[in-house]
Overview:
Predicted 3D model of a 133-nucleotide RNA (c-di-AMP riboswitch aptamer (ydaO/yuaA leader)) from an Acidobacteriota bacterium. The coordinates come from a structure-prediction model, not an experiment, and the mean pLDDT is 77. It was read from a public genome assembly, where an Rfam model found it. Rfam family: c-di-AMP riboswitch aptamer (ydaO/yuaA leader). A reference for the family is Barrick et al. (2004), "New RNA motifs suggest an expanded scope for riboswitches in bacterial genetic control", Proc Natl Acad Sci U S A. About the family: This family represents a conserved RNA structure found upstream of the ydaO and yuaA genes in Bacillus subtilis and related genes in other bacteria.
RNA sequence: CUUUACGGCACGCCUAAGGCGCCAGCGGGCGCCGCGGGGGAACCACGUCGAAGGGGCGAAGCCGGCUCGUGCCGGCAGGGGAAUCCAACUCCCAGCCCGUCAGCUAACCCCGCCGGCGAUUGGAGGCUUCUUG
Numbered sequence: 001c002u003u004u005a006c007g008g009c010a011c012g013c014c015u016a017a018g019g020c021g022c023c024a025g026c027g028g029g030c031g032c033c034g035c036g037g038g039g040g041a042a043c044c045a046c047g048u049c050g051a052a053g054g055g056g057c058g059a060a061g062c063c064g065g066c067u068c069g070u071g072c073c074g075g076c077a078g079g080g081g082a083a084u085c086c087a088a089c090u091c092c093c094a095g096c097c098c099g100u101c102a103g104c105u106a107a108c109c110c111c112g113c114c115g116g117c118g119a120u121u122g123g124a125g126g127c128u129u130c131u132u133g
Stems, first nucleotide, its partner, number of pairs: 011118004018033006034113006044103001053101001054098004061076006078092004084124005
């Protein structure tokens, strides 16, 4: 001098996954607000037969082809890329859970706030949140 590891801080991205306060012996715990999910009446909906379960979170669904294949490829739909809209370009299109049970659903009840990352260019053009009046 360079690289790497560890720790801290700052600006941001995906995601519901954030903010504040108090307590505490690190880890953490409790409360409030905010964001998100599930269960749960009436009314409405739920055709028939066969088969065999059915359902939830999520953008991650459907169709077709190849394949021994649980794998691969393609199309349409869906989602992300520094407020938002248009265009281009680009990336993703998984995974997990309940356990024979759940349509919608007021009251009411229950649960989560993890985890993973470093980002694109042009035009239009601002947008969002909180407090007070």